This is a predicted structure of an 84-nucleotide RNA (c-di-GMP-I-GGC riboswitch aptamer) from Peribacillus psychrosaccharolyticus ATCC 23296. It was read from a public genome assembly, where an Rfam model found it. Taxonomically the source falls in Peribacillus psychrosaccharolyticus (Bacteria, Caryophanales, Bacillaceae, Peribacillus).

RNA sequence: UGUGUAAAUAGCAAAUCCAUUGAAAAGUGGAGACGCAAAGCCACGGGCCUACAGCAUAGUGCUAGGGCAGCCGGGUUGCCGUAC
Numbered sequence: 001u002g003u004g005u006a007a008a009u010a011g012c013a014a015a016u017c018c019a020u021u022g023a024a025a026a027g028u029g030g031a032g033a034c035g036c037a038a039a040g041c042c043a044c045g046g047g048c049c050u051a052c053a054g055c056a057u058a059g060u061g062c063u064a065g066g067g068c069a070g071c072c073g074g075g076u077u078g079c080c081g082u083a084c
């Protein structure tokens, strides 16, 4: 530097349930494991979700903002094995 078939040592934890924060999406803690070789970290590009407030409105729509890194790309750091 490339790689993840098998192994080892560790790690994370979807759905669901409980508690809690939030207007919501969702976050956090606990239980729980569908999975994950970056399912560590960063909203930079695309995408998706939300829309209290704001604007327009008949329904409702749009959007500042917020969220998702377990949607993809990118950046960055890193364990073990393996090849060079």
Stems, first nucleotide, its partner, number of pairs: 001083004011036002016031006034070001040076003044073003047068004054062003